[in-house]
RNA sequence: CAAGGCAGCCGGGCGACCGCUUUUCCAUUCGUUCGAUUUAGAACGACGUGGGACAGAGGAAAGUCCGAGCUCCACCGGGUAGGGUGCCCGCUAACGGCGGGGCGGGGUGACCCGACGGAAAGUGCCACAGAAAACACACCGCCCCGACUUGUCGGGGUAAGGUUGAAAAGGCGAGGUAAUAGCUCACCGCCCUGGUGGUAACAUCAGGGGCACGGCAAACCCCACCUGGAGCAAGGCCUAAUAGGGGGCUUAGGGAUACCCGGCCCGUCCCCGGGUUGGCCGCUUGACCCCGGCGGCAACGUCGGGGCUAGAUAGAUGGUCGCCACUGUGUCUUUCGCUUGGGAGGAAGUCCCGCUUCGGUGGAACGUAAACCAACGGGCGGCGCGGUACAGAACUCGGCUUAUUGGCUGCCUUGGCUC
RNA sequence: GGCGCAUUCGUCUAGUGGCCUAGGACACCGCCCUCUCAAGGCGGAGAUCGCGGGUUCGAAUCCCGCAUGCGCUACCA
Numbered sequence: 001c002a003a004g005g006c007a008g009c010c011g012g013g014c015g016a017c018c019g020c021u022u023u024u025c026c027a028u029u030c031g032u033u034c035g036a037u038u039u040a041g042a043a044c045g046a047c048g049u050g051g052g053a054c055a056g057a058g059g060a061a062a063g064u065c066c067g068a069g070c071u072c073c074a075c076c077g078g079g080u081a082g083g084g085u086g087c088c089c090g091c092u093a094a095c096g097g098c099g100g101g102g103c104g105g106g107g108u109g110a111c112c113c114g115a116c117g118g119a120a121a122g123u124g125c126c127a128c129a130g131a132a133a134a135c136a137c138a139c140c141g142c143c144c145c146g147a148c149u150u151g152u153c154g155g156g157g158u159a160a161g162g163u164u165g166a167a168a169a170g171g172c173g174a175g176g177u178a179a180u181a182g183c184u185c186a187c188c189g190c191c192c193u194g195g196u197g198g199u200a201a202c203a204u205c206a207g208g209g210g211c212a213c214g215g216c217a218a219a220c221c222c223c224a225c226c227u228g229g230a231g232c233a234a235g236g237c238c239u240a241a242u243a244g245g246g247g248g249c250u251u252a253g254g255g256a257u258a259c260c261c262g263g264c265c266c267g268u269c270c271c272c273g274g275g276u277u278g279g280c281c282g283c284u285u286g287a288c289c290c291c292g293g294c295g296g297c298a299a300c301g302u303c304g305g306g307g308c309u310a311g312a313u314a315g316a317u318g319g320u321c322g323c324c325a326c327u328g329u330g331u332c333u334u335u336c337g338c339u340u341g342g343g344a345g346g347a348a349g350u351c352c353c354g355c356u357u358c359g360g361u362g363g364a365a366c367g368u369a370a371a372c373c374a375a376c377g378g379g380c381g382g383c384g385c386g387g388u389a390c391a392g393a394a395c396u397c398g399g400c401u402u403a404u405u406g407g408c409u410g411c412c413u414u415g416g417c418u419c
Numbered sequence: 420g421g422c423g424c425a426u427u428c429g430u431c432u433a434g435u436g437g438c439c440u441a442g443g444a445c446a447c448c449g450c451c452c453u454c455u456c457a458a459g460g461c462g463g464a465g466a467u468c469g470c471g472g473g474u475u476c477g478a479a480u481c482c483c484g485c486a487u488g489c490g491c492u493a494c495c496a
Base pairs, nucleotide, nucleotide: 001415002414003413004412005411006410007409008408009407010406012324013323014322015321016320017319018318020056021055023053024052025051026050027049028048029046030045031044032043033042034041058390062401063400065399066398067397068396069395070231071230072229073228075263076262077261078260079259080258082227083226084225085224086223087101088100089099090098091097102116103114104113105112106111117222118221122220123219124216125215126214139162140161141158142157143156144155145154146153147152148151170188171187173185174184175183189211190209191208192207193206194205195204196203197202235281236280237279238278244272245271246270247269248268249267253266254265255264274495275494276493288307289306290305291304292303293302294301295300325388326387327386328385329384330383331382332381334379335378336377337376339375340374341373342372349366350365352363353362354361355360420492421491422490423489424488425487426486429445430444431443432442437476447463448462449461450460451459469485470484471483472482473481
């Protein structure tokens, strides 16, 4: 310098003017009540009005895909079904999340990816092609025997080679044989047993087995673990208004996913019609945020100090202008070049051969350099025109996933050149 | 806000791992029939199975993510 890998942060700034929401303070208008001869005053209210002060969206507020808190289903328990997760260990309130490790795969590497239990419990599927697709099998082959019309037929053996396919019954080499073959042997793979290391997944070593075990579980299923349902429109309180009617079940029915069982409780379930469109709580102090110490490889835990950081309800957190910042593109100027072409089929130089009047001259080989010019690319700067994303809290947290103009920082890897 | 479901020719649909480069009806196009139109008959065209990944030898179908559309859901009595 070029090409990458990983981790983290920011995601416009300042000013002016005009607005919105919460809380709070002041002033003011109207109404009601108290008080009072009247005034002054106090309290409450109004989808009141005006002014001041504090605060006011996110890294994803999103998708609603997981996990929890919270609330209700009067309450308690057992089983089945259903749903989910799936190498091991840890973290956590919990998780399908996170961290570390193992194994497998990819990359030269930094590093990245993995729904990664079980196919010798059972069932099922494996189209077409092919001899044969899971009880192995025999089309072409190879070998032996028999017959005769001497290259065919019949019987038997075999599975190395060919053919098909996504996949073909351990691989490779040697021995062996009529020809073959784990038939035998070495190595590799697989299975079984034991030792060693490790909490474990697993790794490794030794001995044995001659191979018995194809793939699919994001097919049913088996094993292990987890799991009641609904959701803040949950639910509670105040206020306003209205109109009830029909049906099912009393041998039963209902008790908030379905079915069964045991307690326990109870007039309960469904349909049609009617009324209202108000307020308050839930609601934001929380598994919260920031800094530091200690423990841990880490996720995280713990201790100390500091901080308060939106609560709208048709839904606030914005709009316009100016300057700046960043960025895209066009153009101009300047500068750089480990790029390309011209300069340059080759200057100078070195070396060899021939001739020589020793001054040179002819030929051959090696082998180019720079200025300069043009193109291309990059950097600083000026000017013009554009752009500044994705997206808006709605009970609250922990994650995941998806969207995002762009900018910045740190560590690491590979390659080239220079010192 | 919360919860649930669906997506296949222009429209409505069948399909539930291979026989599916996907079948049917209506609509469309051409021919026949008719004096003409309709009906009828024959033939034809028309689909990236919403999109992107994965599992599998093989995906409309199974799994994951995304997009679009639709439905239900207030309180009182």
Molecule: RNase P RNA; transfer RNA
Organism: Dehalococcoidia bacterium